[in-house]
Predicted 3D model of a 134-nucleotide RNA (c-di-AMP riboswitch aptamer (ydaO/yuaA leader)) from uncultured Roseiflexus sp. It was read from a public genome assembly, where an Rfam model found it. The organism belongs to Roseiflexus, within Bacteria.

Parts: sequence; C1' cells; structure tokens
RNA sequence: GACAAUCGAAUGCCGAAGCUCCGAUGACGGGGCGCGGGGGAAGCGUUUGUGUGGGGUGAACGUUGCGUGUGCAACCAGGGCGACCUUUCGGCCCGAACCCGUCAGCGUACUUCGCAGGCAUACCGAAAGGCUCG
Repeated sequence: GACAAUCGAAUGCCGAAGCUCCGAUGACGGGGCGCGGGGGAAGCGUUUGUGUGGGGUGAACGUUGCGUGUGCAACCAGGGCGACCUUUCGGCCCGAACCCGUCAGCGUACUUCGCAGGCAUACCGAAAGGCUCG
C1' cells in the first nucleotide's frame, strides 16, 4: 500500500415488517400510533360446487425443450435498482419459496394474525417536470 474477514455506528436497498412507552435485567414480556394480511352477521353476486379436491401470502402466472428421476436450459406475464419526489430512455438483475387442511365469492358491522428475514456503501447512468433550501 492492496485485498479479505470480524465487530460497532451511520446511511441506503428488497419487503407490510417502522416509531415509541412500560416492565424485567439477559438478549425477554406487554402496550400505543402506524403499516400489511386473513376471516366475515347484513347486503350484493353466483347455475355453480361436491378429487383431475379447493384455497392463501408473494412480482414470482405460464410456455417450450432435454432428462429414468431429483431436476436442467431458454423464453414470458409480472417485479426491483442509489441518497427529495414522479415519469421516461438506456443498462443491470429477479421471475422463488412457504402455508391452510376438505374449508373460505365480494363485503358493512365485527373479528383475527404479522411487523420477519436477507443484502449493500453513491461504481445505475442520462433527461424532463415538480417540491424544498441557499
């Protein structure tokens, strides 16, 4: 001097998963606001459903090919990306996984559940418009 790893703080990204209060003193428990999901009297709707079961969270629904099989490859609906916000262009990526358990149309009242996890450090560039400050 360079690279890598670990710990802490700050900031940022995906995501609903943020802020705060009280108690405890082990790292936990309980509240408030906020965000997100499910069910659902009434009401509306449905000629459908009863094994080729059905349904939910999520962007992740699907098509084609290969393979004895677990799977693999390509494409696609859709989704994400940097420092105030939105949109557009270009570029780079994702396109999974899990859950309910025979059961669920939408949905007022009502009711119930979650607030995790995983990453990164302006090396994502440009343009237009808007907002705020100087």